[in-house]
RNA sequence: CCACGAAAAUGCCAAACCUGUUGAAAGGCAGGGACGGAAAGCUUCGGGUCUUCCCACCAACUCUUGUAAGAUGGCCGAGCUACCGAA
Numbered sequence: 001c002c003a004c005g006a007a008a009a010u011g012c013c014a015a016a017c018c019u020g021u022u023g024a025a026a027g028g029c030a031g032g033g034a035c036g037g038a039a040a041g042c043u044u045c046g047g048g049u050c051u052u053c054c055c056a057c058c059a060a061c062u063c064u065u066g067u068a069a070g071a072u073g074g075c076c077g078a079g080c081u082a083c084c085g086a087a
Stems, first nucleotide, its partner, number of pairs: 004085002012037002017032006035074001041080003045077003048072005055066002
């Protein structure tokens, strides 16, 4: 330095849920709270999943289909960065 991850140490993040706020929604943000996490740090590059205000199509009670946009980094892969040091 690279890989790796322990019956080690310092610590770190924070699911569900509750409150407030924001959004058309999925969801995001803040506070509380801990299910868990060795990258649960960052990035939509590829895939998956979720949403539908607008636009087009179809229908005319509820709708349907598509485009497009958005979300999820704690869905997976990929890229970048990183604490410690047993085997």
c-di-GMP-I riboswitch aptamer from a Desulfuromonadaceae bacterium, 87 nucleotides, folded computationally. The sequence was found by an Rfam model in a public genome assembly.